[in-house]
RNA sequence: GGGCGAUUAGCUCAGCUGGUUAGAGCGCCGUCUUCACACGGCGGAGGUCGCGGUUUCGAAUACCGCAUCGCCCA
Numbered sequence: 001g002g003g004c005g006a007u008u009a010g011c012u013c014a015g016c017u018g019g020u021u022a023g024a025g026c027g028c029c030g031u032c033u034u035c036a037c038a039c040g041g042c043g044g045a046g047g048u049c050g051c052g053g054u055u056u057c058g059a060a061u062a063c064c065g066c067a068u069c070g071c072c073c074a
Base pairs, nucleotide, nucleotide: 001073002072003071004070005069006068007067010026011025012024013023019057028044029043030042031041032040050066051065052064053063054062
């Protein structure tokens, strides 16, 4: 220098052929239960979907560029 893959909540990840409100598990907070803790029940907070742009009535999703990480080739 070239190619491929990944980037979504604190962590691990899902998200179909572009569509109605962006989700799960774990974690965190509150509460119930307990003498107390754990387990369990119920509720809650937490997201510029890596960044910028384009297309579209509408983009996490399509297209372009950039960044970071991993693998391969030279």
A computed fold for a 74-nucleotide RNA from Blastopirellula sp. SH421, annotated as transfer RNA. The coordinates come from a structure-prediction model, not an experiment, and the mean pLDDT is 80. It matches the Rfam family "tRNA". By type it is a transfer RNA.